[in-house]
Molecule: transfer RNA
Organism: uncultured Clostridia bacterium
RNA sequence: GCGUCAAUAGCUCAGCUGGAUAGAGCGUCCCCCUCCUAAGGGGAAGGUCGGGGGUUCGAAUCCCUUUUGACGCG
Numbered sequence: 001g002c003g004u005c006a007a008u009a010g011c012u013c014a015g016c017u018g019g020a021u022a023g024a025g026c027g028u029c030c031c032c033c034u035c036c037u038a039a040g041g042g043g044a045a046g047g048u049c050g051g052g053g054g055u056u057c058g059a060a061u062c063c064c065u066u067u068u069g070a071c072g073c074g
Stems, first nucleotide, its partner, number of pairs: 001073007010026004019057001028044005050066005
């Protein structure tokens, strides 16, 4: 230099044949239960989907560009 893959909640990830409120587990907070703690049950907060632009009625998803990381080729 070229190519492929990854980037989504505090952490680990799903969703990526475009359809509309973006989810799960763990963690955090509140409540119930308990003499207390743990376990168990219920609930809540937390994300402009790496950044920018484009296509579309509609984009996490498609296209272009760019950043970071991993791997491969030269």